[in-house]
Context: one part of a larger RNA
């Protein structure tokens, strides 16, 4: 000098774009953050109309016993409408999106390759198929248990839920044959035989779905070369350890696991141990080489109260799923239960220090749905903060009796100083009024931001300057006070009676809505 997710002191007008718990991966009240589909299924409440006619019963008649029966009109049934409420079965999605950096020195990351050792829901393309049956179960109803969380028995019902059978090859398995290739284990193509595996329907009749196979796309899994902090005051480490055979397991290779066999494997080219740390694109600095950093944004990884485990699924060993154990908090009728903000806000705590319990799904994107649409603290916006960068303003021109006043003075004057006053203007910002978007993709409708940006008119210089510094380094000096005191200080050093170094004052220098200090990096 440059830089910062900064903090502190003094000061502070506006706008745009960014950024904002670096500490306790400490604990969390409250609300919201993942739902959706009635065009998969059973089923319900409501309104209206029609039908229905229990019950009640006017008038009339009456031999006072009744007769007749207008009107009102319950249950039930049907239709229409709209809702298809809540709950349930079923499907898809809750593996994305969002957060955090504790752990990890590792194939974790980066880079370059490989898989003749692999998977891939939804999407696209192509080919083919969808036949026949069955038994349940939630819900509803009913009887219980429990304070609650929840839960037991009985009866009954549906499906794109579940099960059985059939059918099927260019699929899979096994055994043959032929051919073409490969660096090797071997791969591919054609072909023969045997065996095995599937499905689901819906309605508004136009579609949407279902099953199998092949291929694509997308996403992932695994392997390898090289690179990736410090310590030798850490020198030896290793028993599934290193290799082989066989089997199991996996989507798949593999000590991944097991049995047996062999005795190997790593290490001064630093093993092992210990410490520290998420890695990178990038960012800062520097002429570069380097050095430092890993906030925001993007890619990968890891984690979700702590530890462990699997289930479901195309995909998880799953932040807002399940089970077990632990610590903690809460409820309890003491028998037993509930919870997990490192999602968005917000609270306590810690700290030098870091924001609103805001608006909207209008846009972009995501989930579900045929669609309308619903959901979306992703996202878009607004609020707070000079935290940063950039831009603008705090006025412009003229104005010498060089006013008053302050300070200095050799008492002549000098200086603040064209500075002020005064005159003439301007209107960025500001205030008020009026108009008023683009962002919306469309035939139309649809804007949170927002009556915002922007434009017009009016008003009036009115409302808007500070901070550090002035001995040398280093731009900028005088007088007074103090008297090795009080104090200053980045280094050298100032101060003991004439201090340009302390303190306030006048003046000057520098930067400017900032200026200084501290911390850290080059």
């Nucleotide at each position: 000098g440059g830089a910062u997710g900064a903090a502190c002191g003094c000061u502070g007008g506006c706008g745009g774009c960014g950024u904002g718990c670096c500490u306790a991966a400490c604990a969390c009240a409250u609300g919201c953050a993942a739902g959706u589909c009635g065009a998969g299924c059973g089923g319900u409440a409501u309104a209206c109309a029609u039908u229905g006619g229990a019950a009640u019963g006017a008038a009339a008649c009456u031999u006072c016993g009744g007769u007749c029966g207008a009107g009102u009109g319950a249950a039930g049934a049907u239709g229409u409408a709209g809702u298809g409420a809540a709950a349930g079965c079923g499907g898809c999605g809750g593996a994305c999106g969002g957060g955090c950096g504790a752990g990890u020195a590792a194939c974790g990351c980066g880079u370059a390759g490989g898989c003749a050792a692999c998977c891939u829901a939804c999407c696209u393309u192509a080919u083919g198929c969808a036949a026949a049956g069955g038994g349940a179960u939630a819900g509803c109803c009913u009887c219980g248990g429990g304070a609650a969380a929840c839960u037991g028995g009985g009866a009954u019902u549906a499906a794109u839920a579940c099960c059985u059978u059939a059918u099927a090859a260019u699929a899979c398995u096994u055994u043959g044959g032929a051919g073409u290739c490969g660096c090797a284990u071997g791969a591919c193509u054609c072909u023969a035989a045997a065996g095995u595996c599937a499905a689901a329907g819906a309605u508004u009749u136009a579609u949407c779905g279902g099953c199998a196979u092949a291929a694509g796309a997308u996403g992932g899994g695994c392997c390898u070369g090289c690179g990736u902090c410090u310590g030798a005051u850490u020198a030896g480490c290793u028993a599934g350890u290193u290799g082989g055979u066989a089997a199991g397991g996996u989507a798949a290779c593999g000590g991944c696991u097991u049995a047996c066999c062999a005795a190997g494997g790593c290490g001064a080219c630093g093993a092992u141990c210990a410490g520290u740390a998420g890695c990178c694109g990038a960012c800062c600095u520097g002429a570069g080489a380097g050095g430092g950093u890993g906030a925001u944004c993007g890619g990968c990884c890891a984690c979700a109260c702590u530890g462990g485990a699997a289930c479901u699924g195309a995909g998880a060993c799953a932040c807002g799923g399940u089970c077990c154990a632990g610590a903690c908090u809460c409820c309890u009728a003491c028998g037993g239960g509930a919870g997990g903000c490192a999602g968005c806000a917000g609270u306590g705590g810690g700290g030098a220090a870091u924001a609103u319990u805001g608006c909207a799904c209008a846009a972009u994107g995501g989930g579900c749905g045929a669609a309308a649409g619903c959901c979306u603290g992703a996202u878009g916006c607004a609020g707070c903060a000079a935290c940063g960068c950039c831009g603008c303003g705090u006025g412009a021109g003229c104005g010498a009796u060089g006013a008053a006043g302050g300070c200095c003075u050799u008492c002549g004057g000098g200086u603040c100083g064209u500075a002020a006053a005064g005159c003439u203007c301007u209107g960025u910002c500001c205030u008020a009024a009026g108009g008023g978007a683009a962002g919306a993709a469309u035939a139309a409708a649809u804007g949170a931001c927002g009556g915002u940006a922007c434009c017009u008119u009016a008003g009036g210089a009115g409302g808007a300057a500070g901070c550090c510094c002035c001995g040398g380094c280093u731009a900028a000096c005088u007088a007074c006070g103090u008297g090795c005191c009080a104090g200053c200080a980045g280094c050298c050093g100032c101060g003991g009676u004439a201090a340009u170094a302390c303190g306030g004052a006048g003046g000057a220098u520098g930067c400017a809505a900032g200026c200084g200090u501290u911390a850290u990096c080059c």
RNAcentral holds the full RNA, with entries from Greengenes. Small-subunit ribosomal RNA, 5' domain from an uncultured bacterium, 522 nucleotides, folded computationally. Model confidence (mean pLDDT): 83 of 100.